Background
Predicted 3D model of a 117-nucleotide RNA (FMN riboswitch aptamer (RFN element)) from Anaerotignum lactatifermentans DSM 14214. Of the family's consensus pairs, 100% are formed in the model. Its Rfam family is "FMN riboswitch aptamer (RFN element)". Gene Ontology term of the family: FMN binding. From the family's description: The RFN element is a highly conserved domain that is found frequently in the 5'-untranslated regions of prokaryotic mRNAs that encode for flavin mononucleotide (FMN) biosynthesis and transport proteins. The coordinates come from a structure-prediction model, not an experiment, and the mean pLDDT is 82.

RNA sequence: GAAAUUCUUCAGGGCAGGGUGAAAUUCCCGAUCGGCAGUAAAGUCUGCGAGCGCUUUGGCGCAGGAUUCGGUGCGAUUCCGAAACCGACAGUAUAGUCUGGAUGGGAGAAGAAUAAA
Repeated sequence: GAAAUUCUUCAGGGCAGGGUGAAAUUCCCGAUCGGCAGUAAAGUCUGCGAGCGCUUUGGCGCAGGAUUCGGUGCGAUUCCGAAACCGACAGUAUAGUCUGGAUGGGAGAAGAAUAAA
C1' cells in the first nucleotide's frame, strides 16, 4: 500500500387548523415532505434505486414525475432572491403525507479482514 475478494454495520421524510358530507388526514381552503451517485452545494440536470413481468441470477423488458425568471461568480436549471411544479402499486369517499406488501428490498455510505508487485 491501488485494484480485487469476503464480512459487518448503516441506509426516506411528510396534512397543523378549517369547510362540505352519512362517510374524506383521499374532495375543497390551507399545511407539509424531499432516497443515492455525479456535477459549484440539485425532489424538477445526467445516471441509479424503490413496483410489476421474464430470467441462464449476469441481466432484459414494462410502468411511473416535475422549473422558470433575475442576481453573484471563471464556473451554478445545484448558491442567493422570486414565482412555479411533481410524487409507484393495492385498500378505502378520489391519498406524495393514512393503512398494507415491508421485521422486505435497495441505489449507495462507513468500517474491518485477506493480500500481490